[in-house]
Context: one part of a larger RNA
Molecule: small-subunit ribosomal RNA, 5' domain
Organism: Viscum album
């Protein structure tokens, strides 16, 4: 890990919980945030000002956290190194932010469409957008080319944004030596192939890409094919060499319905973004059009087998924000389930007429057996009552878990014991019953009329809230 049998519904911590179908998924939720960037517009108000809020447009996130292990035997991991690179946010430093324009959205009006969603025409602001001056600074050495900026908030002081240059921090991408399963009943693979110029390309080195030229370039130290398989720190055995494995926790790495490809961006060729092809399922008015749980629960199915359609954002953490704050199925934590470890309790004394009964017997007796009974004593636990937290963090407030844990009083042995084996191996024996039968069995091997081996009793042994089979590892 599963199952059989009990046994308490029982008593506490901590843990772990689709190994199979990377099968399909109803339904809810898992990423937003900002009115202190901007224009309408809502509500509210007898009016102003103050206040609150939807869609739009801007920014910043959605590349992080979650999840799986299909794929993949690879510089994919792991460890040592290298050089030709990017890097939003964050720190450090020097510098700047002058003048001007056009639009697009929301909007309003016509229209298309059953729907999903469009389509023309008109207004209209920014920190969107575009010209221009101007700085370093790149190319380059011939004339030149290319090339920045934004304001918001306050009554100010002043906070905060922006652009450009260096530099850190962190992050990442590239290469390189080792080191990483099995099979030769797989012995030869390979033409962008191995180098080299020239161009082209990338953030950056490269046959990364192409034209042209040369014929290399791997391999018995196992290449190429084949088959298996996410690598690693670890985990279990084991004196140890070493053997198996790779759940839970951590960094790495691939995957997001199959299959391809780019956009956007500091960073994706992107799980809850987007086109295009495919298979499913849904909607439709048959023109078309929507979806992706290997996120948290959950549901069908597979299967020997794995759980709640909870509670909170009170604590870390993490997005956005001047903050107040919001969001957060990461996380806190209940919850089911003896699934594991480890703790605990099911009573302690005393108690022979060795009681009844039950087994066995040579019929004298012997055993269960101080074990009930009974006396007395304790109350972890159990229940009923009362107090009740730390976890909260430099004013106060703010706790989901929780009336939880803990401490205290009353109460009464009260609420608590199976399961396996008993020929040897391997601790434990007798009687009855069948009678090679019906059955045991891991291996020997037991049964065929006196079975310590089947079945039942009664004793006995081991183990214990568990026992025992089954699979698998050493």
């Nucleotide at each position: 890990a599963a199952c059989u049998c009990a046994u308490c519904c029982u008593u506490g911590g901590c843990c772990u919980u689709c190994u199979u179908a990377a099968c399909a998924c109803a339904u809810g939720c898992a990423a937003g945030u900002c009115a202190g960037a901007c224009g309408u517009g809502a509500a509210g108000u007898g009016g102003u000002g103050u206040u609150u809020c939807c869609a739009g447009u801007g920014g910043c996130g959605g590349a992080u956290g979650g999840g799986u292990g299909a794929g993949u035997a690879a510089c994919g991991c792991g460890u040592a190194a290298g050089a030709a690179c990017c890097u939003a946010c964050c720190c450090u430093u020097g510098g700047g932010a002058g003048g001007g324009g056009a639009a697009c959205a929301a909007c309003a009006g016509c229209u298309g469409g059953a729907a999903a969603u469009g389509g023309c025409u008109g207004c209209u602001a920014a920190u969107a957008c575009c010209c221009u001056g101007u700085a370093g600074g790149c190319u380059g050495a011939g004339g030149a080319g290319a090339a920045a900026a934004a304001g918001g908030a306050g009554g100010a002081a002043u906070c905060u944004g922006c652009c450009c240059a260096a530099g850190g921090a962190g992050g990442g991408g590239c290469u390189u030596g080792c080191g990483u399963c099995u099979g030769a009943u797989u012995a030869g693979c390979u033409a962008g192939u191995u180098g080299g110029u020239g161009a082209g390309g990338u953030a950056a080195u490269a046959g990364c890409u192409u034209a042209c030229c040369a014929a290399g370039g791997c391999a018995a130290u196992g290449a190429u094919c084949a088959g298996u398989a996410g690598a690693u720190g670890g985990u279990c055995c084991g004196a140890g060499a070493g053997g198996a494995u790779g759940a839970u926790c951590a960094g790495c790495c691939a995957c997001a319905c199959u299959g391809g490809g780019a956009c956007u961006a500091a960073g994706a060729c992107a799980c809850a973004g987007c086109c295009c092809a495919g298979a499913c399922u849904c909607c439709u008015a048959c023109g078309g059009g929507a979806g992706g749980c290997a996120g948290c629960a959950g549901u069908g199915g597979g299967g020997a087998a794995u759980u709640u359609u909870c509670c909170g954002c009170a604590a870390u953490g993490g997005g956005c924000a001047a903050a107040a704050g919001c969001c957060u199925g990461a996380c806190g934590g209940a919850g089911c389930a003896a699934u594991g470890c480890c703790g605990c309790a099911u009573g302690g004394a005393g108690g022979u007429a060795g009681a009844a009964g039950g087994c066995c017997c040579a019929c004298g007796g012997g055993u269960c057996g101080u074990g009930a009974a009974c006396u007395u004593c304790u109350u972890u636990u159990c229940u009923c009552g009362g107090a009740g937290a730390a976890g909260a963090a430099g004013c106060a407030a703010u706790g989901a878990c929780g009336g939880u844990a803990u401490c205290u009083g009353g109460g009464g042995a009260a609420u608590a014991a199976g399961c396996a084996u008993u020929g040897g191996c391997u601790a434990a024996c007798u009687c009855u019953a069948u009678g090679c039968c019906a059955g045991c069995a891991g291996c020997c091997g037991c049964g065929g009329u006196a079975a310590a081996a089947u079945a039942g009793a009664g004793g006995a042994u081991g183990c214990a809230a568990g026992c025992a089979u089954u699979a698998u590892c050493c």